This is a predicted structure of a 156-nucleotide RNA (c-di-AMP riboswitch aptamer (ydaO/yuaA leader)). Its Rfam family is "c-di-AMP riboswitch aptamer (ydaO/yuaA leader)". The family has 106 seed sequences and 7,607 matches in Rfam 15.1. Model confidence (mean pLDDT): 79 of 100. The sequence was found by an Rfam model in a public genome assembly.
RNA sequence: CGUGCUCACGCGCCGAAUCCCAUAGGGAACCGGGGAACCACCACCCUGGGGUGAAUCACGCGGAAACCACCGUGGAAGCAUGGUCGGUUUACGCGCGUAGGAGACCUUCCGCUCCGAACCCGUCAGCUAACCCGGUAGGCGACAAGGAAGGAAAGG
Numbered sequence: 001c002g003u004g005c006u007c008a009c010g011c012g013c014c015g016a017a018u019c020c021c022a023u024a025g026g027g028a029a030c031c032g033g034g035g036a037a038c039c040a041c042c043a044c045c046c047u048g049g050g051g052u053g054a055a056u057c058a059c060g061c062g063g064a065a066a067c068c069a070c071c072g073u074g075g076a077a078g079c080a081u082g083g084u085c086g087g088u089u090u091a092c093g094c095g096c097g098u099a100g101g102a103g104a105c106c107u108u109c110c111g112c113u114c115c116g117a118a119c120c121c122g123u124c125a126g127c128u129a130a131c132c133c134g135g136u137a138g139g140c141g142a143c144a145a146g147g148a149a150g151g152a153a154a155g156g
Stems, first nucleotide, its partner, number of pairs: 011141004018028004029136006039126001048124001049121004057097001059095004064090005069084006100115004105151006
């Protein structure tokens, strides 16, 4: 000097997830769900359906499961069992994209870097005034904190 880890105080980011009173908790604010008329959708089955969230939708590969078809074996038959460089579908894994989303005052444009998950309800919910019911977590960052235009704020 650089890098990694831990702790404290700050600064900031994603997100509704903050503030106040003072605590079997309550309130404000923000956020989410249910719920008429009108409108919309209109049946059933297959593979139920729905919600929060940006997180959807394709293509390719891999093995697995189910069904169908063909062949062999046993059986009177129903059926059982084995096989397939056969077909279809479902979920999973991987790869490559993508609707969409994020990035230090705000908006827009250009560019760059990332994300494109996870969870919940439980057969049930279109919208929806009144009304009813809930949440206020968690996780990160250290010079793309890039350039331009407009505005705001601060300072002189």